[in-house]
RNA sequence: UCAUACACCAAAGCGCCAGGACUGGCAUGACGCCAGUUGACGAGGAGAGGGCUAAUCGAACUUUCGGCGGGUUCCCUCCGGCUGCGUGUGACAGCCGCAAGCUUUUGUCAAAACAAUGGGGUGACCUGUUGCACAAAAACAAAAGCAGCACGCAA
Repeated sequence: UCAUACACCAAAGCGCCAGGACUGGCAUGACGCCAGUUGACGAGGAGAGGGCUAAUCGAACUUUCGGCGGGUUCCCUCCGGCUGCGUGUGACAGCCGCAAGCUUUUGUCAAAACAAUGGGGUGACCUGUUGCACAAAAACAAAAGCAGCACGCAA
């Protein structure tokens, strides 16, 4: 240096549990010991590098409490692009990372919960199926309005 094999690198609203709460067993005058359970319902989210004690949106409401780790968010730089109403280039502004300018209006999309009914566990609890709804952000779709400069080229 090359090839092969293995492992890891994306599990990422994800993982974990020293507290709390709860269960079983043992023990006890009292304090406990051992083994467990629980600890976020979906929507949305990845160009590369770096930074940061910071991480979107709603649903539900007895702990979805409390904590640790991670993290696709955010900011900066770079790369590649989109819009700036013929077209090319340049800087500039905004934006996008297979979808891309700003504003307004309208429309579209959830699961848990709940109800019914199974399976597992001594139990706390775990798990499946069916029925029935109900969001917001973002995105998408449609409509309307608004949006330049310089130098060339073409008509």
This is a predicted structure of a 155-nucleotide RNA (glmS glucosamine-6-phosphate activated ribozyme aptamer) from Shouchella clausii KSM-K16. The coordinates come from a structure-prediction model, not an experiment, and the mean pLDDT is 78. It matches the Rfam family "glmS glucosamine-6-phosphate activated ribozyme aptamer". Rfam's curators write: This entry contains a glucosamine-6-phosphate activated ribozyme that is found in the mRNA for GlmS. GlmS is an enzyme that uses fructose-6-phosphate and glutamine to generate glucosamine-6-phosphate. The ribozyme catalyses self cleavage of the glmS mRNA that is thought to regulate GlmS activity. By type it is a riboswitch. Of the family's consensus pairs, 89% are formed in the model. Taxonomically the source falls in Shouchella clausii (Bacteria, Bacillati, Bacilli, Bacillaceae).